[in-house]
This is a predicted structure of a 100-nucleotide RNA (Bacterial small signal recognition particle RNA) from a Chloroflexota bacterium.
It matches the Rfam family "Bacterial small signal recognition particle RNA". Gene Ontology terms of the family: signal recognition particle, plasma membrane targeting and SRP-dependent cotranslational protein targeting to membrane, signal sequence recognition. Its Rfam clan is "SRP clan". The family's RNA type in Rfam is non-coding RNA gene. About the family: The signal recognition particle (SRP) is a universally conserved ribonucleoprotein involved in the co-translational targeting of proteins to membranes.
Of the family's consensus pairs, 89% are formed in the model.
RNA sequence: CGCCGGGCCUCGUGCGACGAAGGCCUUCCAACCCCGUCAGGUCCGAGAGGAAGCAGCGGUACGAAGCCCCCUUCGGGCGCCGCGAGUCCACCUGGCCGGA
Numbered sequence: 001c002g003c004c005g006g007g008c009c010u011c012g013u014g015c016g017a018c019g020a021a022g023g024c025c026u027u028c029c030a031a032c033c034c035c036g037u038c039a040g041g042u043c044c045g046a047g048a049g050g051a052a053g054c055a056g057c058g059g060u061a062c063g064a065a066g067c068c069c070c071c072u073u074c075g076g077g078c079g080c081c082g083c084g085a086g087u088c089c090a091c092c093u094g095g096c097c098g099g100a
Stems, first nucleotide, its partner, number of pairs: 001098001002096006009086005014080003018075006025066004034059004042051003
């Protein structure tokens, strides 16, 4: 000097952690304008029966709190001596049984 590889640089991508949001789960949560069951009472009926339905009880929605295990999404000057591609021979580095 040459050849090959790697680093540096850029992009993409995988995984993990971190942060945020949502979901899941639990609890609370509706005088009436949610659901169910509707004591009492009310209404219809000659009666048998029927109807609506307050309170109460149960459930659920909206909402609030908790859970941070699990799932999803998003994020980046987080990490992996992850992977792939590109660029450069400008710089660094390793190898060659190569040339001078």

It was read from a public genome assembly, where an Rfam model found it.